[in-house]
Molecule: transfer RNA
Organism: Promethearchaeota archaeon
RNA sequence: GGGCCUGUGGUUUAGCGGUAUAACGUCUGGUUCGCAAUCAGAAAAUCGGGGGUUCAAUUCCCCCCAGGUCCA
Repeated sequence: GGGCCUGUGGUUUAGCGGUAUAACGUCUGGUUCGCAAUCAGAAAAUCGGGGGUUCAAUUCCCCCCAGGUCCA
């Protein structure tokens, strides 16, 4: 330098054109003398960044960034 793969709440992830799922964690409340466990609820994701296509983009296209891998 070139090819391929990956990037989604604090963490691990599902989803791959119609506004994002779950678990763990965090917070609040119930339960307890208190803690743990458990139950109920809540907050938390500019979907790596920018641009394009589209009525509509996490999803399709282009460029860039970061990581992995292969070739030279």